[in-house]
């Protein structure tokens, strides 16, 4: 410069156009002499940014920022 694949919850990741999901970490209870572990709740996301189509976008499509990689 050119090309690929990638941005979702602190974190690691799902998510097929029609209420955003789990694990895991934090926070409350229960257990305990206590801690841990286990259980039972709780909360926590402008779905990278801006725009376009759609009745309706995390999803389609541009464009931009960011990362990783691959060529020159």
């Nucleotide at each position: 410069a050119a090309g690929u694949a990638g941005u979702u919850a602190g974190c690691u990741u799902a998510g097929a156009g029609g209420u955003a999901a789990a694990g895991u970490a934090c926070c409350u209870g229960c257990c305990u002499u206590a801690c841990a572990a286990g259980c039972a709740g709780a909360a926590g996301a402008u779905u990278a940014u801006u725009g376009g189509u759609u009745c309706g976008a995390a999803u389609c499509c541009a464009a931009u920022a960011c990362u990783a990689c691959u060529u020159a």